[in-house]
Context: one part of a larger RNA
């Protein structure tokens, strides 16, 4: 890992609730009498019976009060209480079970380690040459120089020994710390042997929170102890009804409780409650508006100021500046409103659903997620975060979305090789149209994406030109004064300033661009012809293009598609566990017939329980809350039963009038105990608990 066995809401007391029995006041506790049992004593008490006050105390009342007031809480009316069992929750104890780190008492450790103390023991070799000391020079003597002896030292170099700086080996090692090569120290503050000494908030500690026996921020056994555990894990058969909560407050609270909300059961209660729908309210949101607060953009009068003329001063004038105020136009607001919905709330009326209220008792929940809608925090960021409001999932399968708890459709009581539809689809994979009809689109747009960009196309408006010939192209002409003036070295249509006439004409600007040093040349407006029937701009508006780069492999889901894209309009058809059809089936409730024991009054009525039956109407389900069953040991009963002619266990097996949980027969196998019914008592059900024991 498997597989098999154990493995967790018990038990005594005490109390509320609720069923179910006894008595109508109810009951005996200790304990005794009897006696294999549920008998019979037992003057104690206990709840009930009367209440109000804090109490003294009063008493159908009392209490407050000065009160006979007044009011509170009770009486009078409906109105039932105990006692015992079961069942369930709560307290008290270990109280479902396993699981701490820790505290605290009381011992055992210094044979490892740290320091101490006692008494022992080692330490190759070579090297260096301290003081002193001798001799000899020196000196008045000394200091002082030189050989030379000597032989110091936490010197030097390096075995033994002690150590452990560095690297690689090893990491389920040879090794719960070591080999392997280097490496430090190696007469010292050295190693080391025997014995002793210090003991757990205490020792030791050249000090690392180090070490005190592979254990140290407080050793190590026992014990107080099943500590405690607001936390993690796990808590074993079945079926059938209802079904939540992630919310408000309060909390040394915030992953925990308490009190409300929402669930369950019982039971009581009006015709009362919701959705819905009718009338009737009120309001100050969205919208809009600027009439208030405020912001604000132009323009019109323009206080007041600024610049500025002129004045000796007084003043008086100007203003393309700023700008009160008001005035017209045009805008903004969560803390603006002259106004003012939609919904929501409220009241009454109707409105029979597993709908409301109310009470008793038993829970869970109090981490929500995501989407639509309306705010607030961010960046009109985030699969963000925080509210209100709905709706999913939580706690909901089932069909669509290519896969996808929170999206769209629909709410699974079992079965069928029946039907109809919903979302979504119908060429293939893949069920159903290679459907009709009118359109668009040429990008594979469909099958991600902006500013911004363009003679892509379709449609509409709108203006403009045009057979007196327009748009395009082509042929021709686009002159004269004049080189206008001014300015300039130069300025002649074309540097650059002014000003922009006039004359011919069919038309030609004191010149659109190129172009020269200036000229020159090309060319345009702008005229004629040639051609011949539409040309040009502006806006809206469908559908495309480009703008467009990411990381294994190109991705409408793939094939592949010119429709099998994309608009509209039609006709079928597929499509789900919705619905429908036919069968069953299980819950409440009702109507029907029947049984059952009871009251009450006299043969009826009044309420309760069982049973068939029937039509409809319900039956997704986590937490939880009610109901009714299977099984495992034991034990009583039965004047029941099997059994060496084979008993439980075991294997394997097509039945069951069982939904299930389980229950029969049968065959083999085994070798002595075992079934039924009615009850009773529990060590009563195993897949989990890094469970635990053993096999493998």
């Nucleotide at each position: 890992g498997c597989c098999g066995g154990c493995g967790a809401g018990u038990u005594a007391u005490a109390a509320g609730c609720a069923c179910u029995g006894g008595u109508a006041g109810g009951u005996g506790a200790a304990g005794g009498c009897a006696a294999g049992u549920a008998g019979c004593c037992g003057c104690a008490g206990c709840c009930a019976g009367a209440g109000c006050g804090a109490a003294a105390g009063c008493g159908a009342g009392u209490c407050u009060g000065a009160a006979u007031a007044g009011g509170g809480c009770g009486c009078c009316a409906a109105a039932a209480a105990u006692c015992a069992g079961u069942g369930u929750u709560u307290a008290u104890a270990g109280a479902c079970c396993c699981g701490a780190a820790a505290c605290c008492g009381g011992g055992u450790g210094a044979u490892c380690u740290a320091a101490c103390c006692a008494u022992g023991u080692c330490c190759a070799g070579g090297a260096u040459g301290a003081a002193g000391c001798u001799u000899g020079g020196g000196u008045a003597a000394a200091g002082c120089c030189a050989a030379g002896u000597g032989g110091a030292g936490g010197u030097c170099c390096g075995c033994a020994c002690c150590g452990a700086c560095c690297g690689a080996u090893g990491u389920u090692g040879a090794a719960a710390a070591a080999u392997c090569g280097g490496c430090g120290g190696a007469u010292g503050a050295g190693g080391u042997g025997u014995g002793g000494u210090u003991a757990g908030g205490g020792g030791u500690g050249a000090a690392a929170u180090g070490c005190c026996a592979a254990u140290c921020g407080a050793a190590c056994c026992c014990g107080g102890a099943u500590c405690u555990a607001g936390c993690u894990g796990g808590u074993u058969c079945u079926c059938c009804c209802c079904g939540a909560a992630a919310u408000g407050u309060g909390u040394u609270g915030a992953g925990g409780c308490g009190c409300a909300g929402c669930g369950g059961u019982u039971g009581u209660g009006a015709u009362u409650a919701a959705a819905g729908u009718u009338g009737g309210g009120g309001g100050g949101u969205a919208a809009a508006g600027c009439a208030c607060u405020g912001u604000u953009u132009c323009g019109g009068u323009g206080c007041g100021g600024g610049c500025u003329g002129c004045u000796a001063a007084c003043g008086c004038g100007g203003u393309a500046c700023c700008a009160a105020a008001u005035c017209g136009a045009g805008a903004c607001a969560a803390a603006c409103u002259c106004u003012g919905a939609a919904u929501a709330c409220c009241c009454a009326g109707u409105g029979a659903a597993g709908a409301c209220a109310c009470a008793g008792c038993c829970a869970g929940u109090g981490a929500g997620a995501c989407g639509g809608u309306g705010g607030g925090g961010g960046a009109u960021a985030a699969g963000c975060u925080u509210c209100a409001u709905c709706g999913u999932c939580a706690a909901g399968a089932g069909g669509g979305a290519a896969a996808c708890a929170g999206c769209c459709c629909a709410g699974a009581c079992c079965a069928c090789c029946a039907g109809c539809u919903a979302a979504g689809g119908c060429c293939c994979c893949c069920a159903a149209a290679u459907u009709g009809u009118c359109g668009c689109u040429c990008a594979g747009u469909g099958a991600c994406a902006a500013a911004g960009g363009a003679g892509g196309u379709g449609g509409g408006a709108g203006u403009g030109c045009a057979u007196u010939g327009a748009c395009a192209a082509c042929c021709a002409g686009g002159a004269g004064g004049u080189u206008u003036g001014c300015c300039u070295a130069g300025a002649a249509g074309c540097a650059g300033c002014c000003a922009c006439c006039c004359u011919u004409g069919a038309a030609a600007g004191a010149g659109u661009g190129c172009g020269u040093a200036a000229u020159a040349g090309c060319u345009c407006a702008c005229u004629g012809g040639u051609c011949a029937a539409g040309c040009g701009c502006u806006c809206c508006u469908g559908c495309g293009c480009c703008g467009a780069a990411a990381a294994u492999u190109c991705a409408u889901g793939g094939g592949g598609c010119u429709a099998a894209g994309c608009g509209a309009c039609a006709u079928g058809c597929c499509g789900a566990a919705g619905c429908u059809g036919u069968g069953g089936g299980a819950u409440a409730g009702c109507a029907u017939u029947c049984c059952c024991a009871g009251g009450c009054u006299g043969a009826g009525c009044c309420a309760g329980g069982g049973a068939a039956c029937g039509a409809g109407a319900u039956c997704g389900g986590u937490a939880g809350g009610g109901g009714a069953g299977c099984g495992u040991u034991c034990c009583a009963u039965a004047g029941u039963g099997g059994a060496g002619a084979g008993a439980a266990g075991c294997a394997c097996u097509a039945g069951c009038g069982g939904c299930a949980a389980g229950c029969a027969g049968g065959u083999g196998u085994g070798g002595a105990c075992u079934a039924u019914a009615u009850g009773g008592a529990a060590g009563u059900g195993a897949g989990a608990a890094u469970g635990u024991c053993g096999g493998c």

RNAcentral holds the full RNA, with entries from ENA. This is a predicted structure of a 696-nucleotide part of an RNA (large-subunit ribosomal RNA, domain II) from Microseira sp. BLCC-F43. The coordinates come from a structure-prediction model, not an experiment, and the mean pLDDT is 83. It matches the Rfam family "Bacterial large subunit ribosomal RNA". Rfam links the family to the GO terms ribosome and structural constituent of ribosome.